[in-house]
RNA sequence: UUCGGGGUAGAAAAUAGAGCGUCAAGUGCUGGAAGGACGGAAUGUGUCUUCUGGACGAAAGGCUAGCGCCUGCGGUUUUAUUUUCGCAUUCGCCGCA
Numbered sequence: 001u002u003c004g005g006g007g008u009a010g011a012a013a014a015u016a017g018a019g020c021g022u023c024a025a026g027u028g029c030u031g032g033a034a035g036g037a038c039g040g041a042a043u044g045u046g047u048c049u050u051c052u053g054g055a056c057g058a059a060a061g062g063c064u065a066g067c068g069c070c071u072g073c074g075g076u077u078u079u080a081u082u083u084u085c086g087c088a089u090u091c092g093c094c095g096c097a
Base pairs, nucleotide, nucleotide: 001097003095004094005093010085011084012083013082014081015080016079017078018077019076020074021073022072029054030053031052032051033050034049035048036047040091041090042089043088044087060071061070062069063068
């Protein structure tokens, strides 16, 4: 120097468990502010979290004297397991010549 390769945070889905809501929070869309993570390093792109504003918006039913319970429902939260994915450029690293 050529060619090839590895590695992250994390993301998604499925299954199971435990919750929350059904008196509408959450999810999804969107404006603003702050902050975080992002292969060993830098830059870029994208992304996440929190706070706050806006628009939209739902599936309840049964039982019980009652507390509540059961079956559902929600683009619901979370935990575990498995599977899949895990950006671009440059340098570095590993292998070969």